[in-house]
This is a predicted structure of a 1406-nucleotide RNA (small-subunit ribosomal RNA) from an uncultured bacterium.

RNA sequence: AGAGUUUGAUUAUGGCUCAGGACGAACGCUGGCGGCGUGCCUAAUACAUGCAAGUUGAGCGAUGAAGUUUGGUGCUUGCACCGAACGGAAGAGCAGCGAACGGGUGAGUAACGCGUGGGUAACCUGCCUGAUAGCGGGGGACAACUGUUGGAAACGACAGCUAAUACCGCAUAACAAUGGGGAAUACAUAUUUCUCAUUUGAAAGGAGCAAUUGCUCCACUAUCAGAUGGACCCGCGUUGUAUUAGCUAGUUGGUAAGGUAACGGCUUACCAAGGCGAUGAUACAUAGCCGACCUGAGAGGGUGAUCGGCCACAUUGGGACUGAGACACGGCCCAAACUCCUACGGGAGGCAGCAGUAGGGAAUCUUCGGCAAUGGGGGCAACCCUGACCGAGCAACGCCGCGUGAGUGAAGAAGGUUUUCGGAUCGUAAAGCUCUGUUGUAAGAGAAGAACGUUGGUAGGAGUGGAAAAUCUACCAAGUGACGGUAUCUUACCAGAAAGGGACGGCUAACUACGUGCCAGCAGCCGCGGUAAUACGUAGGUCCCAAGCGUUGUCCGGGAUUUAUUGGGCGUAAAGCGAGCGCAGGUGGUUAUUUAAGUCUGAUGUAAAAGGCAGUGGCUCAACCAUUGUAGGCAUUGGAAACUGGAUGACUUGAGUGCAGUAGAGGAGAGUGGAAUUCCAUGUGUAGCGGUGAAAUGCGUAGAUAUAUGGAGGAACACCGGAGGCGAAAGCGGCUCUCUGGACUGUAACUGACACUGAGGCUCGAAAGCGUGGGGAGCAAACAGGAUUAGAUACCCUGGUAGUCCACGCCGUAAACGAUGAGUGCUAGCUGUUUGAAUCUAUAACGGUUUAAGUAGCGCAGCUAACGCAAUAAGCACUCCGCCUGGGGAGUACGACCGCAAGGUUGAAACUCAAAGGAAUUGACGGGGGCCCGCACAAGCGGUGGAGCAUGUGGUUUAAUUCGAAGCAACGCGAAGAACCUUACCAGGUCUUGACAUACCAAAGUUACUCUUAGAGAUAAGAGGUCCCUUCGGGGCUUUGGAUACAGGUGGUGCAUGGUUGUCGUCAGCUCGUGUCGUGAGAUGUUGGGUUAAGUCCCGCAACGAGCGCAACCCCUAUUACUAGUUGCCAUCAUUAAGUUGGGCACUCUAGUGAGACUGCCGGUGACAAACCGGAGGAAGGUGGGGAUGACGUCAAAUCAUCAUGCCCCUUAUGACCUGGGCUACACACGUGCUACAAUGGAUGGUACAACGAGUCGCAAGACAGCGAUGUUAAGCUAAUCUCUUAAAACCAUUCUCAGUUCGGAUUGGAGGCUGCAACUCGCCUCCAUGAAGUCGGAAUCGCUAGUAAUCGCGGAUCAGCACGCCGCGGUGAAUACGUUCCCGGGCCUUGUACACACCGCCCGU
Repeated sequence: AGAGUUUGAUUAUGGCUCAGGACGAACGCUGGCGGCGUGCCUAAUACAUGCAAGUUGAGCGAUGAAGUUUGGUGCUUGCACCGAACGGAAGAGCAGCGAACGGGUGAGUAACGCGUGGGUAACCUGCCUGAUAGCGGGGGACAACUGUUGGAAACGACAGCUAAUACCGCAUAACAAUGGGGAAUACAUAUUUCUCAUUUGAAAGGAGCAAUUGCUCCACUAUCAGAUGGACCCGCGUUGUAUUAGCUAGUUGGUAAGGUAACGGCUUACCAAGGCGAUGAUACAUAGCCGACCUGAGAGGGUGAUCGGCCACAUUGGGACUGAGACACGGCCCAAACUCCUACGGGAGGCAGCAGUAGGGAAUCUUCGGCAAUGGGGGCAACCCUGACCGAGCAACGCCGCGUGAGUGAAGAAGGUUUUCGGAUCGUAAAGCUCUGUUGUAAGAGAAGAACGUUGGUAGGAGUGGAAAAUCUACCAAGUGACGGUAUCUUACCAGAAAGGGACGGCUAACUACGUGCCAGCAGCCGCGGUAAUACGUAGGUCCCAAGCGUUGUCCGGGAUUUAUUGGGCGUAAAGCGAGCGCAGGUGGUUAUUUAAGUCUGAUGUAAAAGGCAGUGGCUCAACCAUUGUAGGCAUUGGAAACUGGAUGACUUGAGUGCAGUAGAGGAGAGUGGAAUUCCAUGUGUAGCGGUGAAAUGCGUAGAUAUAUGGAGGAACACCGGAGGCGAAAGCGGCUCUCUGGACUGUAACUGACACUGAGGCUCGAAAGCGUGGGGAGCAAACAGGAUUAGAUACCCUGGUAGUCCACGCCGUAAACGAUGAGUGCUAGCUGUUUGAAUCUAUAACGGUUUAAGUAGCGCAGCUAACGCAAUAAGCACUCCGCCUGGGGAGUACGACCGCAAGGUUGAAACUCAAAGGAAUUGACGGGGGCCCGCACAAGCGGUGGAGCAUGUGGUUUAAUUCGAAGCAACGCGAAGAACCUUACCAGGUCUUGACAUACCAAAGUUACUCUUAGAGAUAAGAGGUCCCUUCGGGGCUUUGGAUACAGGUGGUGCAUGGUUGUCGUCAGCUCGUGUCGUGAGAUGUUGGGUUAAGUCCCGCAACGAGCGCAACCCCUAUUACUAGUUGCCAUCAUUAAGUUGGGCACUCUAGUGAGACUGCCGGUGACAAACCGGAGGAAGGUGGGGAUGACGUCAAAUCAUCAUGCCCCUUAUGACCUGGGCUACACACGUGCUACAAUGGAUGGUACAACGAGUCGCAAGACAGCGAUGUUAAGCUAAUCUCUUAAAACCAUUCUCAGUUCGGAUUGGAGGCUGCAACUCGCCUCCAUGAAGUCGGAAUCGCUAGUAAUCGCGGAUCAGCACGCCGCGGUGAAUACGUUCCCGGGCCUUGUACACACCGCCCGU
């Protein structure tokens, strides 16, 4: 210090989440030691038991133990008993002090309770300190005790005796108190001083010494003062809710009195009617406050455990007593609840003291030791008491420290995990060897914490005095330890007894394997899991921390500048009240003087200690502890005077007034005008009118519509008229009159800051709606009918009521919008327009310049997330107001207010989501727009769809009908050819290291091949059958048998993949580098103007270049030259039946190298360009024609069955072999074709002209046989030589004459041929016979723009055989294109978008 999460990506807004620290914690797993701390946060619930406040005999009376001395008696002569004198243990009572401290808890309390700073001239203060003055003389009781007596007990009652430092008078006294007077001071009550009057006290006690005068100490009384502690008052600060707005009768004040330590309505009487409150009273809710603690950079926020200060409380509520102090935790009284005892009459109790118990709860300890220390109470003191305290115990509850070993050790052991099988990793880790002994165990030594006080001794001074002692000071000695034989130290012993928890997708350090398969589960957020999960579970490994580690909860922070004082916003993200007027409040022009509240500055006091921070020191370090230093608050006080404020005076520029003008749908009322609609009357006139996309409802022969005249009534005001005017906004439009508001210009006479904003408040406020009464022409919610539609409670049409209009009164809301609050000042310009004014020119008009107020359009700086705003700011500043804080729930509920109602204003929460939303970007899409192209449409020609057959597919069937392909882009597709084979499918029969590959061992020399038998065959049995090379050592090859690694799979996944292919599309696109622009995604380039088949080229341009595509280069074809002439050709010369032969290579042709075409030339158009149009020449003209060639990418497109391949699956089978069957089935549906329906034809006869190709396992001439398929025989040809090979349509004749035919040929019967082991399922061909459907095809739909369509035949691949399919070849050879509106597809630009899985989207209602 940031990170994740809205999007395809971006930016800003905005929420959610995470990483940190802390804890009186709890829970899970684990657990070696020590030090220092901490430990009922819940039930202020109830409490058994023990302890937590006593002490003083130096205040008092009574009792008077031990012991000592002495006397007596008994006598055992040192024992017992008795008496006396000492002694003073013990403790009830009286009395004194303490018990008001210490200890606990946080219920109450929003308060002068607390904090801070002051005040008391309005107060008190035991013990303590200092000072002054004293301590005289008397009296009467009550406990204890004794006696009687009540009661179960607790506890009493009566009578009697007695003491005091207990109690009560008296004396003593002023510097005390009260009152009067005088003087001085002063802030009102007052203070100081002088004086007068009155009033008030005590324990002649106790102890020690001394010895009789006393001294000292402790007490006691009065007063003053201090210290300490307390009381009261005041300023400031101290939680939330306004969906709590009014509260208050002792209430506010006064007078008088009472009361108090003291002021005071504290209390009472009377008088007045006040007091508090939007600066939040009252009410409700919550809460002890603070030093501090946690966190934070700070400002702040949260908390108020331990320690310390204050407050409050002591079962609940109330009350006083005593006392210096209480309205009293371990005191009293009363009431209440609860518990206990009881003899039922009555009593006792209060753990929020320390332990402890029950209960509650996630949860919090021992019924311990000691007064040794510190502190407290009492006492002269010793000493006693002290659950305060000091210690120990329990608990990883927290912090801190230590340890669980150290060194060496590679065969990188075993084992685990993993693996590409090579290895890698755990890992120097272990073992082994060498050390150490912190801790531990055992033994021994062993502290500090102890100082005082007291007693004794010594010394000193003071003191008294006749002398001393007590007393005081100093020194010495004696004595005191709960912890504890603890800390610590020494010695010995053994690596021996001591490591876990969490995490490992990103945030966030750390990864693999297996299992699971949207299951089980995880998860703080995003999210993971649907068969290859680094996210689940387990394991190995790794990372983090470590006697702990995680989880949960709470707080703060960072983040969160997400409540913004520091430090945010409001045009579109949440957010400007619909508009104005205006009280309070906030803010305020120029100048002078003054003041000193704010402000600045110095000093002083305080800010307790502890804590924090810094330094130093002590425990071995640390935690911990000690010590020193450090203060921005508050208060008092001195100074400064610029600014703000206050006071006083002046000014004119802000504001207003006056005067002179100007424009205007500004407002209110009254009157008035014409056009139009409708209605009424009358005339003319006749069959329709009206309405719509098209219709119908409707009106009309009872006379409509149309037309003419007259009349009635209501509403609105054409043209002018304009992003022009006016108004605060809502809003305002014929004309005239009356009344009236505001604005602007000029002037500078007047006032002299009078101003701006404005919470509440008040007023205005479109439309619709409501109330009362009018009015009602047109229009028109509701409603009715007709259409549309799947429906149509709509859009369209015909009607039509409220309403719209007027008057009065309500309502108070709108996308009431510029989605932009009001005011003031400043900050480049340009242009239009409205209304004024000044000025120049000018006869005037027009015009120019300047200026003011509006209203519009651009634009700089600046701002903004961007879009955009830009003197009319969303810029730069100031003042004031309003409003916002994630989305939904919800502007909802409840409450309150307003309203006749409708409803309005104010305005939540539970719950739920991780987003919702803004701006811009790139795409995609649009029944958006513009431009352009394509057999896309149109114009044509011929088809398909109807028939029969062929072929493929679906479906059905089947043992099996193997599998794949599925809109275009599957369906004569994989398959360039299923009778067996193919073959993957089915049935049956067989094999198991295997049909096929490599490796090992053993044996053999076979094997191959031939034959026989069985079998459907695979197979089995048998017979025959002298392997090859050699350096003679051996090697190779094959077969059989065995064992194991393995083979094998057309099994799955094309959504794990490679490769290949289709498609958009031969469409013109797709990108990059550098630069520039933009916060960025991105843009620019590639857009624009032209042009092209083309992102083709030219021009322009913040772009300049480049790449993949286009084009060209390649092949075929069209012309020609040269070269070469055999197997080709033949003009000339011979020759033949024949280019047959001689001869020749001119021509054709063949096949190699060239040429040729480039908008090159001319004219025109165009921008002087690119290019286009026309022309010439030319075999060919604008890419000449055709082919090959397929950019970035899209479709999880197709293919695991061509092949390859990850993972999964099968392994006597999902592998392998064989026979037969199937892939050829058949109510049906679809695609693609062939043949036809005929005369542009069929049939018969005759005659003519090709090209591409193929051929030795072959093509086969010729001859013969057959009607023919074909057969027999056979020349030639490995091919420009021979063969296939007669091309057919065409042409010339003849015939048929419009019919289901001399069309058509399906189907079927018969007879044959060919191939092949084999034509039954299931081949092709021939002949004879048979002679279906079909007479040009519905909706719909396909191809084609020239040597094309159409039509005609020929060849080839596959192949034993099988072609209507496929791939090629040539022959004959058209029609049409006006054109781009529409359909389909595509390209470019632009626009909208809430889409991005991208319109087959998203999403709403039920």